[in-house]
The RNA shown here (Bacterial RNase P class A) has 394 nucleotides and comes from a Deltaproteobacteria bacterium. Its mean pLDDT, the model's own confidence on a scale to 100, is 75. Lineage of the source: Bacteria > Pseudomonadati > Myxococcota > Myxococcia. The sequence was found by an Rfam model in a public genome assembly.
RNA sequence: GGAGGAUGCAAGGUGGUCGCUGCCAUCUUUUUGCGGAUGGCAGAGGAAAGUCCGGACACCGCAGGGCAGGGAGGUCGGUAACACCGACCGGGGGCAACCCUAGGGAAAGGGCCACAGAAAACAGACCGCCGGUGGUAACCAUGCCGCCGGUAAGGGUGAAACGGUGGGGUAAGAGCCCACCAGCCUGAUGGGUGACCAUCAGGGCUUGGCAACCCCCUCCCGGUGCAAGGCCAAAUAGGUUCCGCCUCAAGGAUUGCCCGUCCUUAUCCUCCCCCAAGAGGGAGGUGGCGGAACGGGUAGGCCGCUUGAGACCGAUGGCAACAUCGGUCCAAGAUGAAUGACCACCAUCGCCACACAGGGCGAUACAGAAUCCGGCUUAUUGCAUCCUCCAUAA
Repeated sequence: GGAGGAUGCAAGGUGGUCGCUGCCAUCUUUUUGCGGAUGGCAGAGGAAAGUCCGGACACCGCAGGGCAGGGAGGUCGGUAACACCGACCGGGGGCAACCCUAGGGAAAGGGCCACAGAAAACAGACCGCCGGUGGUAACCAUGCCGCCGGUAAGGGUGAAACGGUGGGGUAAGAGCCCACCAGCCUGAUGGGUGACCAUCAGGGCUUGGCAACCCCCUCCCGGUGCAAGGCCAAAUAGGUUCCGCCUCAAGGAUUGCCCGUCCUUAUCCUCCCCCAAGAGGGAGGUGGCGGAACGGGUAGGCCGCUUGAGACCGAUGGCAACAUCGGUCCAAGAUGAAUGACCACCAUCGCCACACAGGGCGAUACAGAAUCCGGCUUAUUGCAUCCUCCAUAA
C1' cells in the first nucleotide's frame, strides 16, 4: 500500500426570536366549571419500520380427556419467556482471521435422483478378460466370425456405480484369502457436567443420497387483543314481523371436532282426545330464553396512559451471555393526531475564486411514537478499534 474478517459508537452542534403539547407553581375569570396571563422543566428512533416470534396486562372459559392442527429437534448455561442470546461438541466452507449449520430416524413404509450410462439400490454387462464349441484363413504358434458358460479386477458414462492400496490365488477374476488403512459393530481404559474426544482389543468383511418430500420418534402449545377492558352522561319507538325451545327439550361457553362439565329458560291458564279417571297427547293464550330481518336514536367525556422484567455508573462472581449488591436519575403521552418555523455561527463534503487568499454558493443518509417490554429481520450515512493474508522497503 492492497484485499478480507470481527466488533463498537454517533445520527450534525451552539445561541437567539416566535409558535404548539404535557406537567408544576403563582395570579386572574367564574356560584362551580370551561377559560386566560406569567414563569420553570420536558417533548419522535436505532431502527419508531415489518407485524415475524416471545411476554406483561385485560376479558372469557369447570381452567378436564381424546383426535386434528401448530412449533421445536446436538450439549450445557442465560432469560419473565422465546424460533432469542452465550459457550462448547459434531459436520461443511475458506490459505487464514472467521463464517454456515439443513444437527433424532433412510434396516417401519411410501416417493424422488434429469441427461448420460449396461446399470442409480439387494441395480447391472457397452468395450473388454477367460473357458468350451462350430466355421474359416493359415497348414506349428496364431488371427477373424457365430453360439454357450464364467467374470466385474481394467476402460467408458455420471454429482454419485455396492470400500482403498499392495500381495497371494485363479482358466480369467472377485475380501476368495492375507497385511495395512477407512467405515461399521461389540467391549475396556482415560479426559469432560455433557454432547463427545483419545487409545487399546476383538469381529462379520462392508449395507448410495434426499426426511428444508410424505412419514416415524421425543418434547412443548387455551382464545382474543388497548379498536383489550372499565366509568359517566345523553338519546329514541326498550318499535314491527318471523323462527326455535320451555326440562328424556333447546340454546350458550370451552381454538376446529367429539365426549364430559357448567350456565340460561312458566313442571302457568283454557279447551279437546284418551284413560287405570293417574300418566300421556294436541290446539290456543300469556310469560321467559335464544336467533334473524326491517326501522329509529346516540356517536360525547374520563380512565386505561406511562415508575418500567427501566436507564446510567461502580464493585463482586462468571470464558461469556448474564446475575447480585451499592449509588445516581425520571427523559413524550398526542387523540384527525403536539414534538415546529426563522436567523446567526460552527462541523463535514462538493463547486467557484484566491496565495496580495482565508470569501461565495449548495448539500448533509434511512426515516416519525400511539398500551408497554425482550428479540429477530429489513433500509441507510459516517467514524473508530482489533485481527488475517499478499506485496514492497528498512